[in-house]
Context: one part of a larger RNA
RNA sequence: ACCGGCGAGUUAAUCUGUGUAGCUAGGUUAAGGGAGACCCACCCGUAGCCGUAGCGAAAGCGAGUCUGAAUAGGGCGUUCAGUUGCACAGAUUAGACCCGAAACCAGGUGAUCUACCCAUGGCCAGAGUGAAGCGAGGGUAAAACCUCGUGGAGGCUCGAACCUUUCAGUGUUGCAAAACUGCUGGAUGAGCUGUGGGUAGCGGUGAUAUGCCAAACGAACCUGGAAAUAGCUGGUUCUCCCCGAAAUAGCUUUCGGGCUAGCCUCAGGCGUUCAGCGGUGGAGGUAGGGCUCUGGAUGGGCUAGGGGCCAGAAUGGCUACCAAACUCAACUAAACCACUAAUGCUACCGCUUGAGAGCCUGGGAGUCGGACAGUGGGGGAUAAGCUUCAUUGUCGAAAGGGAAACAGCCCAGACCGCCAGCUAAGGUCCCUAAGUUUAGGCUAAGUGGUAAAGGAUGUGGGAGCGCGUAGACAGCCAGGAGGUUGGCUUAGAAGCAGCCACCCUUCAAAGAGUGCGUAAUAGCUCACUGGUCAAGUGAACCUGCGCCGACAAUCCAGCGGGGCUUAAGCCUAACACCGAAGCUGCGGGAGGUUGGGAACUGGUAAAUUGGGAAAUUGGUAGAUUGGGCAACCGAUGUACCAGGCUACCAAUUUACCAAUGUACCAACCUCGGUAGGGGAGCGUUCUGCGCGCGGUGAAGCCAGACCGUAAGGACUGGUCGAGGGCGCAGAAGUGAGAAUGCCGGU
Numbered sequence: 001a002c003c004g005g006c007g008a009g010u011u012a013a014u015c016u017g018u019g020u021a022g023c024u025a026g027g028u029u030a031a032g033g034g035a036g037a038c039c040c041a042c043c044c045g046u047a048g049c050c051g052u053a054g055c056g057a058a059a060g061c062g063a064g065u066c067u068g069a070a071u072a073g074g075g076c077g078u079u080c081a082g083u084u085g086c087a088c089a090g091a092u093u094a095g096a097c098c099c100g101a102a103a104c105c106a107g108g109u110g111a112u113c114u115a116c117c118c119a120u121g122g123c124c125a126g127a128g129u130g131a132a133g134c135g136a137g138g139g140u141a142a143a144a145c146c147u148c149g150u151g152g153a154g155g156c157u158c159g160a161a162c163c164u165u166u167c168a169g170u171g172u173u174g175c176a177a178a179a180c181u182g183c184u185g186g187a188u189g190a191g192c193u194g195u196g197g198g199u200a201g202c203g204g205u206g207a208u209a210u211g212c213c214a215a216a217c218g219a220a221c222c223u224g225g226a227a228a229u230a231g232c233u234g235g236u237u238c239u240c241c242c243c244g245a246a247a248u249a250g251c252u253u254u255c256g257g258g259c260u261a262g263c264c265u266c267a268g269g270c271g272u273u274c275a276g277c278g279g280u281g282g283a284g285g286u287a288g289g290g291c292u293c294u295g296g297a298u299g300g301g302c303u304a305g306g307g308g309c310c311a312g313a314a315u316g317g318c319u320a321c322c323a324a325a326c327u328c329a330a331c332u333a334a335a336c337c338a339c340u341a342a343u344g345c346u347a348c349c350g351c352u353u354g355a356g357a358g359c360c361u362g363g364g365a366g367u368c369g370g371a372c373a374g375u376g377g378g379g380g381a382u383a384a385g386c387u388u389c390a391u392u393g394u395c396g397a398a399a400g401g402g403a404a405a406c407a408g409c410c411c412a413g414a415c416c417g418c419c420a421g422c423u424a425a426g427g428u429c430c431c432u433a434a435g436u437u438u439a440g441g442c443u444a445a446g447u448g449g450u451a452a453a454g455g456a457u458g459u460g461g462g463a464g465c466g467c468g469u470a471g472a473c474a475g476c477c478a479g480g481a482g483g484u485u486g487g488c489u490u491a492g493a494a495g496c497a498g499c500c501a502c503c504c505u506u507c508a509a510a511g512a513g514u515g516c517g518u519a520a521u522a523g524c525u526c527a528c529u530g531g532u533c534a535a536g537u538g539a540a541c542c543u544g545c546g547c548c549g550a551c552a553a554u555c556c557a558g559c560g561g562g563g564c565u566u567a568a569g570c571c572u573a574a575c576a577c578c579g580a581a582g583c584u585g586c587g588g589g590a591g592g593u594u595g596g597g598a599a600c601u602g603g604u605a606a607a608u609u610g611g612g613a614a615a616u617u618g619g620u621a622g623a624u625u626g627g628g629c630a631a632c633c634g635a636u637g638u639a640c641c642a643g644g645c646u647a648c649c650a651a652u653u654u655a656c657c658a659a660u661g662u663a664c665c666a667a668c669c670u671c672g673g674u675a676g677g678g679g680a681g682c683g684u685u686c687u688g689c690g691c692g693c694g695g696u697g698a699a700g701c702c703a704g705a706c707c708g709u710a711a712g713g714a715c716u717g718g719u720c721g722a723g724g725g726c727g728c729a730g731a732a733g734u735g736a737g738a739a740u741g742c743c744g745g746u
Base pairs, nucleotide, nucleotide: 001746002745003744004743005742006741011094012093013092014091015090016089017088018087019086020085021084022083023082026050027049028048032044033043034042054061055060064076065075066074067073097235098234100232104225105224106223107222108221109220115199116198117197118196119195120194121193122192123191124189126158127157128156129154133150134149135148136147137146138145162186163185167182168181169180170179201217203213204212205211210219238681239680240679241678242677243676248261249260250259251258252257262367263366264364265363266362267361268360269359270358273357274354275353276351277350278349279348280347281346282345288339289337290336294333295332296331298329299328300327301326303323305322306321307319308318309317310316370395371394372393373392374391375390376389377388378387379386400411401410402409415588416587417586418585420584421583422582426578427577428576429562430561431560435575437574438573439572440571441570442569448564454548455547458545459544460543461542462541465538466537467536475532476531477530478529479528481505482504483503486500487499488498511526515524516523589671590670591669592668593667594666595665596664599662601658602657603656604655605654606653607652608651609650610649611648617642618641619640620639621638623636624635625634626633627632682735684732685731686730687729688728689727690726691725693723700719701718702717703716704715706713707712
């Protein structure tokens, strides 16, 4: 890892509700008992419980009562059937759907590992250094001291055993759950070590590392309390049908949990109350607008006040300064308004369509992390796939088509089938279904197929304004002068550093000069004018489409690709076509509603059949007893048998009745779906009753083209060898793919 098996809403008590059954102003027994016997069933048992009356704290009163002075008002009552089983659903208490802690407590087991201690033993090759003391000599007054020798100290030195483990490498499913190799540290000491013993978990021991206490110690291990608790994670097993949420409010030691409400479902009830549209009326101050008010803010005027200057005797003068009030003009505001929408909300009336519309009561939930998009706002940076409200949509819980791919965008809501049709969004050159469609424009940038301020004789359109055959614009030829070097300034300033002025004359025209240039002149040039040429030309404006601006990390990589240029780009108009699970057609299924329907169901009556208590009839037997001599006749009760009918039970048939109503038929509507609610079923094991099957072969297993909407069910053949099934009921250890599930196998 796979396969197989096992594996999770149970049981008890109490309560609530629904269904069903019994009895009903009543209902019911519990413990226990009786009889019986496999149990169950049966018969007692009325203690108790619920109901039949309430009100009041209570005394108490009572269809009333409490409050109260009250015959007042008010509160709660007075009408409304309960109760006991069974089944189901839910709640509570219990382990309470299952598995899962870390922990807590109790009682024990551990110092054969390891920490420390106690007792008693053992071990430390060899080499070096050479303390004290001592001796001798020297030395001294005596000492001290010096030298030589002797001596053999030391948590001394080097280095095996032994102990340790510094660094590196190997090893890392190892040789090994800590090793190996090399190098290193200690190696007479606070040394190493054997054996025996001691200290125990709220503890010990510790040259403290929170270390160690039997391979995981911030409190060992084992067993028990114990199924601790887990607002947390994971898992929770067959099918189909109908409906179908929420991610909000309030409160919460509350924010990943809960409770109530909201939203879903089911049952019962009401019956258009609901939604849409129209009309009439109403509440309200948003968007916009505005500046009266409240604030903000700009410029002007006017004018207090202040500052400055002059003067200083003054109530003085001046002021390109600051500036309130007032005034004019133009502005501004979520917390401004003398105005004021559209929507939305609401009351009433009417109309139309109706919807799994609305409302009430009760049973069952789930939801309380939402996401994005459009619109209106707040926060932020008018940032965020940001955050927080409101409102709508989608996703959530929605598949299909489009957007290359792409929960939240656009179109559209999948019951099933079809080798039929029409459309939506979006598309129609090829990939790729459908136009290389039509008409008219635009774009030259591959713009299309990212982006701003800003920039530009790109190009199309529009509307005006100038100049122009009395010759414009561009080019070319020529002129472009004189007073004058204007004045000032300056070393100089002559059109051309700078300041001031900017006249006059000649002329076709020519500035006291447009630029270059010089030290200053000079020189070149422009404006302006004539000629030549011959028809348009100039500057702005509005607008369509383009250009630049344009930089990112693995080649293209900002059309999905190929590729596209009178388009396969953009704009306008038009007609076709394609295109979805939308719509239509055909066939089928299911649910609901409505209308039929009289086979079914229920009730009543009759008939038939079967069973059949008590009572009754008859017979037989024997018992008691009365009459009788006896035969015999009667009576009572017992046992057995028989008959018959009835009550009653069951079945069948017939007739009638019933509807809220089943089968069936038709029409219409509906059938996406997570959490979740409701409904109907399939299958497994066992039990009861009934009925089949089986050695002429049960179950199981294997195979097969069968049946059913599904869970599933047959049949046939093979295999196998002894049990098994169907119908109706009942009871559950009742369904496996997931839980790092458990066990086994491979």
This is a predicted structure of a 746-nucleotide part of an RNA (large-subunit ribosomal RNA, domain II) from a Pseudomonadota bacterium. Its Rfam family is "Bacterial large subunit ribosomal RNA". Lineage of the source: Bacteria > Pseudomonadati > Pseudomonadota. The coordinates come from a structure-prediction model, not an experiment, and the mean pLDDT is 82. RNAcentral holds the full RNA, with entries from ENA.